[in-house]
RNA sequence: UCUCGAAACGGCAAACUUCCCGCAAGGGAGGGACGCAAAGCCGCGGGUCCUGGUGCCUGGCUCUUCGCGAAGCGAAGUGCCUGGCACCGGAAGGAUAGCCGGGCUACCGAAA
Numbered sequence: 001u002c003u004c005g006a007a008a009c010g011g012c013a014a015a016c017u018u019c020c021c022g023c024a025a026g027g028g029a030g031g032g033a034c035g036c037a038a039a040g041c042c043g044c045g046g047g048u049c050c051u052g053g054u055g056c057c058u059g060g061c062u063c064u065u066c067g068c069g070a071a072g073c074g075a076a077g078u079g080c081c082u083g084g085c086a087c088c089g090g091a092a093g094g095a096u097a098g099c100c101g102g103g104c105u106a107c108c109g110a111a112a
Base pairs, nucleotide, nucleotide: 003112004109005108011036012035016031017030018029019028020027021026034098040104041103042102044101045100046099047096048095049094050093051092052088053087054086055085056084057083059081060080061079063077064076065075066074067073068072
């Protein structure tokens, strides 16, 4: 130094739960600890899981601006939502690193 994994200083945090984000799988933060020697980072290969994406139109709502003397109505624009149509797709896109493999990095130092 590499493999390795006793001890210790410390570290992380499953289920569940509260809030938020997402269509969903799931994620973030707080609480909480089943566990973890890479349960640190990377979706590269496999596995498993999820289902949409883009554009246009109608309608509704929020906000802004303008017009009409006010209430209110109308017009334009922005954002969100319902519905419809078209295109893309059975693949693509996404999630999982605490499913396995791979890559990168790293604390400690008993035995071997």
A computed fold for a 112-nucleotide RNA, annotated as c-di-GMP-I-GGC riboswitch aptamer.
Of the family's consensus pairs, 86% are formed in the model.
The coordinates come from a structure-prediction model, not an experiment, and the mean pLDDT is 78.